Predicted 3D model of a 1485-nucleotide RNA (small-subunit ribosomal RNA) from an uncultured Bacteroidota bacterium.
The sequence is in RNAcentral, with records from ENA, Greengenes and SILVA.
Its Rfam family is "Bacterial small subunit ribosomal RNA".
The prediction has a mean pLDDT of 83.

RNA sequence: AGAGUUUGAUCCUGGCUCAGGGUGAACGCUAGCGGCAGGCCUAAUACAUGCAAGUCGAGGGGUAAGGCACCUUCGGGUGUACACGACCGGCGGACGGGUGAGUAACGCGUAUGCAACCUACCUUCAGCAGGGGUAUAGCCCGUGGAAACAUGGAUUAAUCCCCCAUAACGCAGGGGUCCUGCAUAGGACUAUUUGCUAAAAUCACGGUGGCUGAAGAUGGGCACGCGUCUGAUUAGCUGGUUGGUGAGGUAACGGCUCACCAAGGCUACGAUCAGUAGGGGUUCUGAGAGGAUGAUCCCCCACACUGGUACUGAGACACGGACCAGACUCCUACGGGAGGCAGCAGUAGGGAAUAUUGGGCAAUGGGCGAAAGCCUGACCCAGCCAUGCCGCGUGCAGGAUGACGGCCUUCUGGGUUGUAAACUGCUUUUAUCAGGGAAGAAAGAGGCGCUGCGGCGCCAGUUGACUGUACCUGAAGAAUAAGCACCGGCUAACUCCGUGCCAGCAGCCGCGGUAAUACGGAGGGUGCAAGCGUUGUCCGGAUUUAUUGGGUUUAAAGGGUGCGUAGGCGGACUAUUAAGUCAGUGGUGAAAGACUACGGCUCAACCGCAGCAGUGCCAUUGAUACUGGUAGUCUUGAGUACAGUAGAGGUAGGCGGAAUUUAUGGUGUAGCGGUGAAACGCAUAGAUACCAUAAAGAACACCGAUAGCGAAGGCAGCUUACUAUGUUGUAACUGACGCUGAGGCACGAAAGCGUGGGGAGCGAACAGGAUUAGAUACCCUGGUAGUCCACGCUGUAAACGAUGAAGACUCGCUGUUGGCGAUAUACUGUCAGUGGCCAAGCGAAAGCGUUAAGUCUUCCACCUGGGGAGUACGACCGCAAGGUUGAAACUCAAAGGAAUUGACGGGGGUCCGCACAAGCGGUGGAGCAUGUGGUUUAAUUCGAUGAUACGCGAGGAACCUUACCUGGGCUAGAAUGCCUUUGCCAUCCCGGGAAACCGGGAGUUCCUUCGGGACAGAGUGCAAGGUGCUGCAUGGUUGUCGUCAGCUCGUGCCGUGAGGUGUUGGGUUAAGUCCCGCAACGAGCGCAACCCCUAUCCUUAGUUGCCAGCAUGUAAUGGUGGGGACUCUAAGGAGACUGCCUGCGCAAGCAGAGAGGAAGGAGGGGAUGACGUCAAAUCAUCAUGGCCCUUACGCCCAGGGCUACACACGUGCUACAAUGGCGCAUACAAAGGGUUGCUACCUGGCAACAGGAUGCCAAUCUCAAAAAGUGCGUCUCAGUUCGGAUUGAGGUCUGCAACUCGACCUCAUGAAGGUGGAAUCGCUAGUAAUCGCGCAUCAGCAAUGGCGCGGUGAAUACGUUCCCGGACCUUGUACACACCGCCCGUCAAGCCAUGGGAGUUGGGAGGACCUGAAGACAGUAACCGUCAAGGAGCUGUUUAGGGUUAAACCAGCGACUGGGGCUAAGUCGUAACAAGGUAGCCGUA
Repeated sequence: AGAGUUUGAUCCUGGCUCAGGGUGAACGCUAGCGGCAGGCCUAAUACAUGCAAGUCGAGGGGUAAGGCACCUUCGGGUGUACACGACCGGCGGACGGGUGAGUAACGCGUAUGCAACCUACCUUCAGCAGGGGUAUAGCCCGUGGAAACAUGGAUUAAUCCCCCAUAACGCAGGGGUCCUGCAUAGGACUAUUUGCUAAAAUCACGGUGGCUGAAGAUGGGCACGCGUCUGAUUAGCUGGUUGGUGAGGUAACGGCUCACCAAGGCUACGAUCAGUAGGGGUUCUGAGAGGAUGAUCCCCCACACUGGUACUGAGACACGGACCAGACUCCUACGGGAGGCAGCAGUAGGGAAUAUUGGGCAAUGGGCGAAAGCCUGACCCAGCCAUGCCGCGUGCAGGAUGACGGCCUUCUGGGUUGUAAACUGCUUUUAUCAGGGAAGAAAGAGGCGCUGCGGCGCCAGUUGACUGUACCUGAAGAAUAAGCACCGGCUAACUCCGUGCCAGCAGCCGCGGUAAUACGGAGGGUGCAAGCGUUGUCCGGAUUUAUUGGGUUUAAAGGGUGCGUAGGCGGACUAUUAAGUCAGUGGUGAAAGACUACGGCUCAACCGCAGCAGUGCCAUUGAUACUGGUAGUCUUGAGUACAGUAGAGGUAGGCGGAAUUUAUGGUGUAGCGGUGAAACGCAUAGAUACCAUAAAGAACACCGAUAGCGAAGGCAGCUUACUAUGUUGUAACUGACGCUGAGGCACGAAAGCGUGGGGAGCGAACAGGAUUAGAUACCCUGGUAGUCCACGCUGUAAACGAUGAAGACUCGCUGUUGGCGAUAUACUGUCAGUGGCCAAGCGAAAGCGUUAAGUCUUCCACCUGGGGAGUACGACCGCAAGGUUGAAACUCAAAGGAAUUGACGGGGGUCCGCACAAGCGGUGGAGCAUGUGGUUUAAUUCGAUGAUACGCGAGGAACCUUACCUGGGCUAGAAUGCCUUUGCCAUCCCGGGAAACCGGGAGUUCCUUCGGGACAGAGUGCAAGGUGCUGCAUGGUUGUCGUCAGCUCGUGCCGUGAGGUGUUGGGUUAAGUCCCGCAACGAGCGCAACCCCUAUCCUUAGUUGCCAGCAUGUAAUGGUGGGGACUCUAAGGAGACUGCCUGCGCAAGCAGAGAGGAAGGAGGGGAUGACGUCAAAUCAUCAUGGCCCUUACGCCCAGGGCUACACACGUGCUACAAUGGCGCAUACAAAGGGUUGCUACCUGGCAACAGGAUGCCAAUCUCAAAAAGUGCGUCUCAGUUCGGAUUGAGGUCUGCAACUCGACCUCAUGAAGGUGGAAUCGCUAGUAAUCGCGCAUCAGCAAUGGCGCGGUGAAUACGUUCCCGGACCUUGUACACACCGCCCGUCAAGCCAUGGGAGUUGGGAGGACCUGAAGACAGUAACCGUCAAGGAGCUGUUUAGGGUUAAACCAGCGACUGGGGCUAAGUCGUAACAAGGUAGCCGUA
């Protein structure tokens, strides 16, 4: 110090989350020791039991118990300067200890004051203590009562009480002198005066104690300045209230209390009310400023079951005192009594949670006492608890066959655990055992000495709970001692197995749907360590409340606008003051804590000591620049005056024309109107149209303009009146009069409301017609409120420049409005407005840019994640509608801004393609073939499924193939390699069997360099085998976009960045093809070319090809000799490049029936498929990871199935006929195949074919006949001489075998079909159409399929509006899984919190009235009292509590009800995002 998370990516805004530190903690797992600390945060709930405040006999009367002594009738008695229960008396129980309920307060903190006060014990000083008296407890004798206790009588003491005396420097009053203070006033002195007031004794004779006064110290009381939580959805509060006079009261001031008088006092600088809370030193965190905190320790306060009250006392309104009331608990004889752990332990309860009914007064401290001493749950110790902090240990060194085991693995091996272990050597802290053994203790009392009499010194002896503890020494022995969390990123640390959106994890993002580093286990690793994690909470990070240190055009955020109150801020100069400000000094800021040194426990924690700090407050002295105050002056801010000027500024009145509608009259006839198209509507009762006249209301064409005016809303015909404003010029006047502006007041579009008018057009609602699946809409025909006027309300808008007001400063260019200067409409300067473009600068960017969103100043308003929600409740306003103010629960991890790249659009532009159009032929109808779906089946094996599956994998399922089914068999297996062994095996025969196979028999191989090898069987082991799953784990291959023209890179440049530029633009092309331009310059993959075939020519070479000329031969044939001319074959070359011409063009290039040429602008065709897309297809071609099966999911065999058949679809074939069918005759190809083959030819058969036979391993022989065509003949429009399905019979061939299930031949049979609905496909030239030929696979063939070959050989294209697909540029976007996207609302279901609600229950705080204990105060005749003080009693006032009552406030529950939120796959629609298919949005009805 930062990080993760919104996006496809980016920058920003913004929230959420994490890493750090802390804790009186709790929980989970684990646990060796010690030191030092800490330990009911909840129920201020209730408490059993014990203890926590007594002491003094040197105050008193005394003697219950005990000791001692004596006596004794053994019951006891007497004495005792031993001691002491109870009692009187003194001092202390007001300290110490606990708790934090209450309290928002002079309670606390800090700083002052008391001229308004008190202070026992202690210290100092001064003075004093004379005399007398009466009671009472106890004790004794009774009485009542269960008890607590009460009561009568008699008698008695004091340091108890009372009286008298003495009195002052005391107190109270008066006088005088001096001094002081801000004031009331205070102080000192006085030879001044009057009155009042005191005492206690005891004794060891030293003392101790008593009274008065003065002073000190200590402790308190009171007052005041400043500081001290939240809420304004709490705005007004107050009757002893505020003040005065007088009185009372108090230690003391004071409405503290009372009487009277006055009417004040507090409050927006937050009164009152409500909620919460003890305050501080501190503690935690933070760089700091701050924020949070208030356990332990210290200071202060408050409280002591709840509430009230006083008494005593120096001190209390009193924790372990009293009285009263209340609640609760206990005892009871029912009459009445007792109690108060928020002291220490402890119990119950509550709770996630917090200890022993311990020891001791040895130390420190306290009370009493002369002292010994007693008391002391204060305190000192111990016990429990890892609650925290600190320290120590669980061993150290060597040791590699890197052991075994585990885990992983690419597996004869390797890696890791890991020097880790074993083993060897060493050490012994700690624990254990044994022995020794502290400090904390100083005294006091005693003795001696000294003394200033307060004490001090010396001597000897005594006192330890903890404790035989700390510590020390010794012994033996590695011996007694390691866990927890984590390992996807943040965040250090990785693999295997299991699981399979399950189980589970998770702080955030997110993991898990069969290869999970994220779940669970394991191995390994990382981090901390006697602890480690989790949870809660606080600060931090968070500059995410911003003083330090934020923002407001679009992210949340400028008030709709003005005027203006308080407040804040404020021009120039001079003088003065010293409040702010600055400096010095003094006081204070307790201790502890923090910090820095030093020191003590072996270190540390801990503790001691010293210093510093404590940023604050108070006082005082000084400084005077700035701010403030006071006084004076100035003119530049502001205003005024005068003179011009501008305008839809406002209000009221008058006037005008065009248009619309209506009415009347006229002309006139069948439609008008309206729409995408229609209909409703109007019209023969005369519409629409045209003309004339009249009426009415509303709005003002042209001018008219990023023109003008106004604060904003807003303002438009012309004109009049009234009125407001801006601006310019002059510089005459005033002299800071200014700016902003919380509250407040005024204005404020449209819609809406009230009353009264008005009503032409338009037009919510409503009605009708259309559209539609629906159409409560869009469109059409009507139409009411309203729109208009007057008056009154409402007070909101996307009231927007989404930009508050004012002032100052900061480059320019170019328009325009109104002024001014110069003579001027030129030009130029200047002032005030209003626009555009830009420098610097700013900004996340878009953008802003003298009209700032720049640089600064002042003031106001507003914001702090999204939703819930501008909602609820409350309050105010309103006639209502509603407005203003304005939450929470709950929920999400985002919501959002700007820009980028894509994709998309029922956005735009440009362009292309058999895309449309123009044509030709088909499909869809029929029959059949074939594939698919479906169905069926034991099985109908599997895959392919929009385009891009469906005559596809399959280029050929009768067995085989074959993967499927049924049945029968095999188990190291059907195949192969290595090893061992045998010489068998092969083959043949017999039996069983459907075969595989099983059983039996015969059968003794070949080569050899003799080592062995080949082959076969057997054995054994290692490697089997699987068309089982996953194409969503993969390789390879393939389809498609698409043979579309695109896809990228390097360097540079631009941008914060994603990214852009290049690749866009202007042309051109089939093309990102080329040219030009350009912050780009180049390059790569694609395009094109290079390759193959084909069209022309040339060269070379001529066999099996060819034959012009020569020769020869045949019935005939290049048959033969020969030839290379030609065709042809197959090698090499040539040729085409817009090269030439004309036109256009800058160029690239385009055009031309151009020339030439076999071919012309890519000549035709093929091969060739960029980056990528579709988790496209294929695990069944093959390969392959993982998973699964192993007498089976492997292997063999027989039979069956893949060929099923109500049906649906795709692709084809054949047809429906005359451009045809049939018969006869006849012509012309190319490309292929052939020895398990093709077969000439001959014979037989109608034929398929069969039997012979020959040639050919092929330019030689053969398949082989090409067919359409041509010639002739026939048929004559018909279910036919069309069509051939189907079926019957007979055959042929292949093959082990044609039943399921082959093809072919012959005869017979002769179905549907007469050109095919909606719709749809192919093709632009040697193409479509049509005709035949060949080949692969193959025994044969279901081939009408596929792949090739040639023959004949068209029609049409105006064109790019539309459909489909594509390319480029641009635009919008809320899409990015990318429009098959996103997304809204109702309804239905579940869950959650919440508003209203007839009411009901509870709570706290007040008001009014009634009653009213104790106490206090006041009064008072009877009674008591020495008749004194006084008391009892009674009366009154006040008051806790109780009761009644009306309201307010805050909560709980509540039938029903309202909306809201959340929830993988519900319903209905389609509102928004693209022109979202009616642009969207705001306000209103």